[in-house]
The RNA shown here (Lysine riboswitch aptamer) has 182 nucleotides and comes from Eubacterium plexicaudatum ASF492. Its Rfam family is "Lysine riboswitch aptamer". From the family's description: Riboswitches are metabolite binding domains within certain messenger RNAs that serve as precision sensors for their corresponding targets. The sequence is in RNAcentral, with records from Rfam and Ribocentre. The coordinates come from a structure-prediction model, not an experiment, and the mean pLDDT is 76. Taxonomically the source falls in Eubacterium plexicaudatum (Bacteria, Bacillati, Eubacteriaceae, Eubacterium).
RNA sequence: UAGGUAGAUAGAGGUUGCGUAAUUUAUCAGUAGUAUAUUCGAUGCGGCAGGCGCAAAGGAGAAUAUAGGAAAGGGAAUUACGCCGAAAGGAUCGGAAUCCUGCGUUUUGGUUCUUGGGCAUGGAGUGAAUAAUUCCCUGACUGUCAUCUGAAUAUACAUAUGGAUGGGGCGCUAUCGGAUCG
Numbered sequence: 001u002a003g004g005u006a007g008a009u010a011g012a013g014g015u016u017g018c019g020u021a022a023u024u025u026a027u028c029a030g031u032a033g034u035a036u037a038u039u040c041g042a043u044g045c046g047g048c049a050g051g052c053g054c055a056a057a058g059g060a061g062a063a064u065a066u067a068g069g070a071a072a073g074g075g076a077a078u079u080a081c082g083c084c085g086a087a088a089g090g091a092u093c094g095g096a097a098u099c100c101u102g103c104g105u106u107u108u109g110g111u112u113c114u115u116g117g118g119c120a121u122g123g124a125g126u127g128a129a130u131a132a133u134u135c136c137c138u139g140a141c142u143g144u145c146a147u148c149u150g151a152a153u154a155u156a157c158a159u160a161u162g163g164a165u166g167g168g169g170c171g172c173u174a175u176c177g178g179a180u181c182g
Stems, first nucleotide, its partner, number of pairs: 007176005014084001017083009034067007043055004047103005087115012116142002119139002122136005144167006152161003
């Protein structure tokens, strides 16, 4: 002097990238539950089992008819905000709630593993559902990097677009930086 690594900063993938909140709205559903009448007549409820409680012949519960009749979760649109391991999920160890115990469910924290992104078919689960969503396999698409590159465009002759094959986000691009190594 040139180069490289750790590191720092700023960005890109999509206009259906990811997530959160609010508003409106379809579905949930003429369902749940409520009231009245009739018939039957002893069980029913607290997620499941056991226990323990509560209600009940002053009628539990079921059926029919009439009257009036929801909500939550999930979906769509719009707006705002936070972002690009955005975020989602698996395993395991804990905490909280659920009448007690066990299982389950909801929620939350730690450790670790997987996934570049969206879409579609199929299978399994959740769900009222044919909506949606989670997981797995497969498929093409897309973004990026590496290697190669016949034709076509440009001209810089694999350099760019394009094409083929392959890889993954602890990645990729740009800038700074220069511990340390040589």